Transfer RNA from Cryptosporangium arvum DSM 44712, 74 nucleotides, folded computationally. RNAcentral holds the sequence, with entries from Rfam. Its Rfam family is "tRNA". The family's RNA type in Rfam is transfer RNA. The coordinates come from a structure-prediction model, not an experiment, and the mean pLDDT is 81.
RNA sequence: GUCGUCGUAGCUCACCCGGUGAGAGCGCCGCGCUGAUACCGCGGAGGUAGGAGGUUCAAGUCCUCCCGACGACA
Numbered sequence: 001g002u003c004g005u006c007g008u009a010g011c012u013c014a015c016c017c018g019g020u021g022a023g024a025g026c027g028c029c030g031c032g033c034u035g036a037u038a039c040c041g042c043g044g045a046g047g048u049a050g051g052a053g054g055u056u057c058a059a060g061u062c063c064u065c066c067c068g069a070c071g072a073c074a
Base pairs, nucleotide, nucleotide: 001073002072003071004070005069006068007067010026011025012024013023019057028044029043030042031041032040050066051065052064053063054062
């Protein structure tokens, strides 16, 4: 340099071919339980889906460019 895969919550990941209000586990906060902690139960906060454009009635999902990670080839 060329090509491919990927980028969604603090972390690890779902979201099957575009369609109702973006989720789970762990973590975090509060309450309950306990003499107290842990475990357990209940509740809660946290995301403009890497950035910018485009297509569409509608985009996390499709297209283009850029940034970053990994891999292959040179």